């Protein structure tokens, strides 16, 4: 130098004026703090909280799915194993079970689970061919009934042998998955569970328009079913137990609907130590960051920045120009979008010294 992996950061700033929104002070004018994001988005997961409701079994359904940790939890996050990709840093996995049981493998091929098209072998025949034996080489297919070198055979074929693989036992590491080393067996039992299904775990349900309080308003028709011998109710869906329990269900028509709360101090943020491979976790400090509700942060100038272009020996001068994107209960993640620029780290190539 040049291709590449992975990780962090910004993503505008200062000033001056005139506007906006909360709290707070002040007789008043008016001062003073503070005011959107890494994603606020999708609404995909997990809680925190609220009610239902004093609490329960079962069945159904859903969700995850190596192994160990971290966290309130999780399908998140660390670490590690195994497998695929790549020289390589490093990236990807819906990664448990095909001997419970079902189902499915198109077309092609002889044959998709025990088959023979071609071929090769031996016998007979002038010869075309006909019986017999092969399943190693050839085509067909995503996949062809362990691989791969020898022995043997008419010609071959775990028939046999070594050496991988595969099953079973045992060492030795490791918390584990797992690795590794041996010793037995010629072993055969195709393949897919992001296919039903089995096995392990875990799961009540709605949802701040949740729920509380003040105010405020107003009448009814019909039916059904019951009044302790029980009608209806109890928030995914069903039994069961349990509770409540005097009016309930259903249609129709009518009337009221304003405000206050919940609301931001939190599993919070930042600094430092110290544990630990990391996630994270203790301890000490220090701060206090929106709470609107017909729903607030803009507008003007100067200035300086990261950046590109042009001029110019430099200073400097001039132009263009800053992406995705706007809260509403809070919080931990995951996906998704993002002009421009920056820093570190690591891999391979080539040259130089």
């Nucleotide at each position: 130098a040049g291709a590449g992996u992975c990780g962090c950061c910004c993503g505008g700033a200062u000033c001056a004026c005139c506007g906006c929104g909360u709290u707070g002070c002040u007789u008043a004018u008016g001062c003073a703090c503070c005011g959107a994001g890494g994603a606020a988005a999708g609404u995909c997961c997990g809680g925190a909280c609220u009610c239902c409701a004093a609490a329960g079994a079962g069945c159904a359904a859903a969700g995850u799915g190596g192994u160990g940790g971290g966290u309130a939890a999780c399908g998140c996050c660390c670490a590690c194993u195994c497998g695929g990709a790549g020289c390589a840093a490093u990236c990807c996995g819906c990664a448990g079970g095909a001997c419970a049981g079902u189902g499915c493998c198109a077309c092609a091929g002889a044959a998709a689970a025990u088959u023979a098209c071609c071929g090769c072998u031996a016998a007979c025949g002038a010869a075309a061919g006909u019986u017999a034996g092969u399943a190693a080489g050839g085509g067909u297919g995503a996949a062809a009934c362990g691989g791969c070198g020898g022995u043997g055979u008419a010609a071959g074929a775990g028939a046999c042998c070594a050496c991988c693989g595969c099953a079973u036992c045992u060492g030795c590491a490791g918390u584990g998955a797992u690795g590794u080393a041996g010793a037995u067996g010629g072993c055969a039992a195709g393949g897919u569970a992001a296919a039903c299904c089995c096995c392990a775990c875990u799961u009540g349900g709605a949802g701040c328009a949740a729920g509380a309080c003040c105010a405020g308003a107003u009448u009814g028709u019909u039916a059904g079913c019951g009044c302790u011998u029980g009608a209806g109710a109890g928030c995914u869906g069903c039994u069961c137990g349990c509770u409540c329990g005097a009016g309930u269900u259903a249609a129709c028509g009518g009337g009221u609907a304003g405000g206050u709360u919940g609301c931001u101090u939190g599993a919070a943020u930042c600094u430092g130590c110290a544990a630990g491979c990391a996630a994270u976790u203790g301890c000490a400090g220090a701060u206090c960051u929106a709470g609107a509700u017909g729903g607030a942060u803009g507008g003007u100038g100067a200035u300086c920045c990261a950046u590109u272009c042009g001029c110019g020996a430099a200073a400097g001068c001039g132009a263009a120009g800053g992406a995705c994107a706007g809260g509403a209960u809070c919080c931990g993640g995951c996906u998704u979008a993002u002009a421009g620029g920056g820093c570190g780290a690591c891999u391979c190539u080539u040259c130089u010294u």